[in-house]
Context: one part of a larger RNA
RNA sequence: UCUUCGUUAAGGAACUCGGCAAAACAGCGGCCGUAAUUUCGAGAUAAGGCCUGCCCCGAGCAAUCGGGGCCGCAGCUAAAGAGCCCAAGCGACUGUUUAUCAAAAACACAGCUCCCUGCUAACUCGUAAGAGGAUGUAGAGGGGGUGACGUCUGGCCAGUGUCCGAACGUUAAGGGGAUAGGUUAUCCUUCGGGAGAAGCCUUGAACUGAAGCGCGGAUGAACGCCGGCCGUAACUAUAACGGUCCUAAGGUAGCGAAAUUCCUUGUCGGGUAAGUUCCGACCUGCACGAAUGACGUAACGACUUGGGCACUGUCUCAACGAAGAACUCG
Repeated sequence: UCUUCGUUAAGGAACUCGGCAAAACAGCGGCCGUAAUUUCGAGAUAAGGCCUGCCCCGAGCAAUCGGGGCCGCAGCUAAAGAGCCCAAGCGACUGUUUAUCAAAAACACAGCUCCCUGCUAACUCGUAAGAGGAUGUAGAGGGGGUGACGUCUGGCCAGUGUCCGAACGUUAAGGGGAUAGGUUAUCCUUCGGGAGAAGCCUUGAACUGAAGCGCGGAUGAACGCCGGCCGUAACUAUAACGGUCCUAAGGUAGCGAAAUUCCUUGUCGGGUAAGUUCCGACCUGCACGAAUGACGUAACGACUUGGGCACUGUCUCAACGAAGAACUCG
């Protein structure tokens, strides 16, 4: 010096990103007592306070209770066995997860909702046979989203997707075979050549021809989207109001410097002697917003944030001791 422990005057978080670590209170027993809030279950062992040994007598089935006495600094005499409170965020909850740096606000969840599926179901695995779904049958099964509960869930179908429609346009192979070409039996010939049936070979027009696409409609708890400029009220300021441009329609309720706010340590209030964090407001929302759910919410959480009580070597500021290492000598 290191590791693991023990003790410490005065102070008591001044340490630090942060009370990390340590300390400390109460110890699932008995009696008393217990707030806000609340889904009336809870919160709750809330908080907070007191008691606890042994002997004798009495009561009692017993647990235990009443009376008297004894000892100690100390009686749940050892060990083991919750620190608590206030406020906010997120997620309702118990659960699940990155075996070996992440346990969470992520995943799941009950509930809600949409789509598909009439049974040889949809869907999944398999080339197939076949199997699962299911020895089930729409109060069932599969898939997507949201995520208890409460109050709710606004506008837009122009784009994309899905579904429905089938008149018209477009459209493949196939069907169809017009036309054109090659060859030549034959014919003509100025003997150079020309015409050319059938057959065979090639070419391949019109016409016919499904879905799809175009076209018409529906659909948002489908993918998604939800404006700009100018003016106006008897101080000023602001604009209920008006004008204009664009759009498929211009963000409703609720919330808002937020796990979202750049400017920003916004401004005001609270808490502190002092507060870039925190809480309550305001609204100028760079760039919240309604099942990619919005806003609340009791209970719950090894979650995150702020504050307080208790407590302490975290610190002011370090000291001493123990055991084991390291080191020096032997």
The part of an RNA shown here (large-subunit ribosomal RNA, domain IV) has 330 nucleotides and comes from a Candidatus Falkowiibacteriota bacterium. Its mean pLDDT, the model's own confidence on a scale to 100, is 86.